[in-house]
RNA sequence: CUGCGCGCGCCGGGAGAGCGUGCCGUUUGCCUUUCACCAGUGCAAGCGGCGCCGCCGAAGGGGCAACCCACAAACUCUCAGGCAAAAGGACCGUGCGCGCCG
Repeated sequence: CUGCGCGCGCCGGGAGAGCGUGCCGUUUGCCUUUCACCAGUGCAAGCGGCGCCGCCGAAGGGGCAACCCACAAACUCUCAGGCAAAAGGACCGUGCGCGCCG
C1' cells in the first nucleotide's frame, strides 16, 4: 500500500403497507345562549389512549436444507414492530479505530 474481517458514526442513499373505523379524553375554531364572560348542546379539525377489521416486511425475534446431526438468507412466520409527515430502517456507500493474510 492492496484485500478481508470486526466495531463505532444525530455522515450519505434507503422500500413496503388504511392519513381505515368505533368509543373515551383533550386542544382549537364555529354555532346556540348572554349586555359580556362563564357555561351548555351540537358540528369540524388536530393530538393521545383503548378496541375492531384490513394490510406490510428491510429493527429485533422464531422456523426450514441435500440418510442422520450440525449449518443460512433479502426464503418463511408475522410474536414484536410498522402502514400521511416525522422517527425508525435490513442493506449499500463512506470516514475513523482495531485485527488478519499477502
Molecule: Glycine riboswitch aptamer
Organism: Paraburkholderia unamae